c-di-GMP-I riboswitch aptamer from Neobacillus mesonae, 86 nucleotides, folded computationally. Its mean pLDDT, the model's own confidence on a scale to 100, is 84.
[in-house]
RNA sequence: AAUAGAAAAAGGCAAAUUCAUUGAAAAGUGAAGACGCAAAACUACAGGGACUAACGUAUUAGCCACUAUGUCAGCCAGUUACCGAU
Numbered sequence: 001a002a003u004a005g006a007a008a009a010a011g012g013c014a015a016a017u018u019c020a021u022u023g024a025a026a027a028g029u030g031a032a033g034a035c036g037c038a039a040a041a042c043u044a045c046a047g048g049g050a051c052u053a054a055c056g057u058a059u060u061a062g063c064c065a066c067u068a069u070g071u072c073a074g075c076c077a078g079u080u081a082c083c084g085a086u
Base pairs, nucleotide, nucleotide: 002086003085005083012037013036017032018031019030020029021028022027035074041079042078043077047076048075049072050071051070056066057065
């Protein structure tokens, strides 16, 4: 330096759910809590994909429909990285 992630060692993160709070919602934040994670670190205008639909558009008595400027990286992904092993 590269490749991969066995035994370790030092550790780290925190799903669902509950309470509080922000938000139109998706979802976020904090506390409790641990399903799991070798990148469950960072990146949402590198890229793909997914969710919501307030405003807007269309239509109508109304609903349904479309739409991201909103959200998700613990969906794929890009970038970076501890430890030892080969």
Description
Its Rfam family is "c-di-GMP-I riboswitch aptamer". About the family: GEMM was predicted in a large-scale screen for bacterial structured RNA regulatory elements.